This is a predicted structure of a 105-nucleotide RNA (c-di-GMP-I riboswitch aptamer) from a Woeseiaceae bacterium. Taxonomically the source falls in Woeseiaceae (Bacteria, Pseudomonadati, Pseudomonadota, Woeseiales). It was read from a public genome assembly, where an Rfam model found it.
RNA sequence: AAUCGACAAAGCCAAACCUGACCAAAGUCAGGGACGCAAAGCCACGGUUCCUCGCCUCCUCGACAACGUUCGUAGAAAGGACCCAGAGACCGCCGGGGUACACAA
Numbered sequence: 001a002a003u004c005g006a007c008a009a010a011g012c013c014a015a016a017c018c019u020g021a022c023c024a025a026a027g028u029c030a031g032g033g034a035c036g037c038a039a040a041g042c043c044a045c046g047g048u049u050c051c052u053c054g055c056c057u058c059c060u061c062g063a064c065a066a067c068g069u070u071c072g073u074a075g076a077a078a079g080g081a082c083c084c085a086g087a088g089a090c091c092g093c094c095g096g097g098g099u100a101c102a103c104a105a
Stems, first nucleotide, its partner, number of pairs: 013036001017032006035092001042097002045095003049089002051086001057081004066073003
């Protein structure tokens, strides 16, 4: 000097839940609040998990006008189904990257 890491000191962060706001949602932000955390500070690089607005396709419905002729062509708006990519979320799920206070068994 580097790595692992008790005890102690000084501090930091903040789960669930509640309130408000954002949001299609997962979730995020602020206040309260502490389950806990030696990186529970940072990064979405890999994996995991979570969400599904929009597009396509299909179904229902059938407005205005037109054509045909008596129920058809065509089909707006609206609703539903499907897809789960992603331009989404999560670092307090795991790995990785990189930064880091303190005494030193």